Predicted 3D model of a 72-nucleotide RNA (transfer RNA) from a soil metagenome.
[in-house]
């Protein structure tokens, strides 16, 4: 160089075209308890970047960027 493969909240990790992107595990408030832990409520919090395709894209194409693999 060439192929393949992955990239979604802080971490893990569903959702493979349709209204508010779920979940667990941390986080922040509150309730409980004398206290902390443990529980119980509820809230922040995420689609690498850019372009096409489509009424509509985290999901299909392309290009980029980063990881991990193969093979010269």
């Nucleotide at each position: 160089g060439g192929c393949c493969u992955c990239g979604u909240c802080g971490u893990c990790u569903a959702c493979u075209g349709g209204u508010c992107a779920g979940g667990a595990c941390g986080c922040c408030a509150c309730c409980c308890c004398c206290u902390c832990a443990a529980g119980g409520u509820g809230g922040a919090a995420a689609a690498g970047g850019g372009g096409g395709u489509u009424c509509g894209a985290u999901u299909c194409c392309c290009c980029u960027c980063g990881g991990g693999g193969c093979u010269a």

It matches the Rfam family "tRNA". Rfam links the family to the GO term triplet codon-amino acid adaptor activity. By type it is a transfer RNA. About the family: Transfer RNA (tRNA) molecules are approximately 80 nucleotides in length. The sequence is in RNAcentral, with records from MGnify. The coordinates come from a structure-prediction model, not an experiment, and the mean pLDDT is 81.